[in-house]
Molecule: c-di-GMP-I riboswitch aptamer
Organism: Thiobacillus sp.
RNA sequence: CACCGAACAAGGCAAACCCGCCGCGAGGCGGAGACGCAAAGUCACCGGUCUCGCCUGUCACACCUGGCAACCGAGAUAGCGGGACCGCCGGC
Numbered sequence: 001c002a003c004c005g006a007a008c009a010a011g012g013c014a015a016a017c018c019c020g021c022c023g024c025g026a027g028g029c030g031g032a033g034a035c036g037c038a039a040a041g042u043c044a045c046c047g048g049u050c051u052c053g054c055c056u057g058u059c060a061c062a063c064c065u066g067g068c069a070a071c072c073g074a075g076a077u078a079g080c081g082g083g084a085c086c087g088c089c090g091g092c
Base pairs, nucleotide, nucleotide: 003091004090005089012037013036018031019030020029021028022027035079041085042084043083045082046081047080048077049076050075051074052073053072056069057068058067059066060065
């Protein structure tokens, strides 16, 4: 330096549910709690998914209006995948 993770040391993180706060929302933060995690440490660069808005198309409708989809804009997700950076123990 690369690869590997059955066991070991020190330990770490914390899904869902519930409570409080923030946000239009996706969701975030804190508490409580453990489904899991060897990067479940950090970063929205690429793809995906999701949310809000705009506009266009389309469908339904007598009207009002409503449903769906693409583009675009603004966001969310690092526990969706890839990538970048950093890192504990052990093995090789």